[in-house]
The prediction has a mean pLDDT of 81. SAM riboswitch aptamer (S box leader) from Clostridium magnum DSM 2767, 114 nucleotides, folded computationally. The source organism's lineage runs through Bacteria, Bacillati, Clostridia, Clostridiaceae and Clostridium magnum. The sequence is in RNAcentral, with records from Rfam and Ribocentre. The same sequence occurs in records of 2 taxa. Of the family's consensus pairs, 97% are formed in the model.

RNA sequence: UUCUUAUCAUGAGUGGUGGAGGGACUGGCCCUGUGAAGCCCGACAACCGGCAUUUUCGUUUGAAUGUAUCGGUGUCAAUUCCUGCAGAAUACAAUUUAUUCUGAUAGAUGAGGA
Repeated sequence: UUCUUAUCAUGAGUGGUGGAGGGACUGGCCCUGUGAAGCCCGACAACCGGCAUUUUCGUUUGAAUGUAUCGGUGUCAAUUCCUGCAGAAUACAAUUUAUUCUGAUAGAUGAGGA
C1' cells in the first nucleotide's frame, strides 16, 4: 500500500509542556490566546493477548459470560459534527423544494491475510 472481516448514538482532564492552528477530503457549520496541533502524565473503553467461571470436545480444541492486576493497540468537543451517491415516505404542487428514514460510497479503529 492493498484484501477480508467486526465496530463506529455509550464513556473519558479546570493536569504539565507548547505557542497557532484544528475538526481526513468537498460544501457547510463549528472549536481555538478563557490557549489549537504535537509531546508527557492521567483517564476511558474492552478489539487482540492474558486471567476467572461455565460449557463442548475428550486430552486440549471450540464457544459463552465476565475481569481491567498484566501485555499490544485504540480513544478522550459536537452521532464518523452534518453533508457528498442511490432509493423510499411525508408536505408543498409538479422534472422542484423541505423534512425524515434506509442502503451504498468515503473515512477511522481492531483482528487476520498478501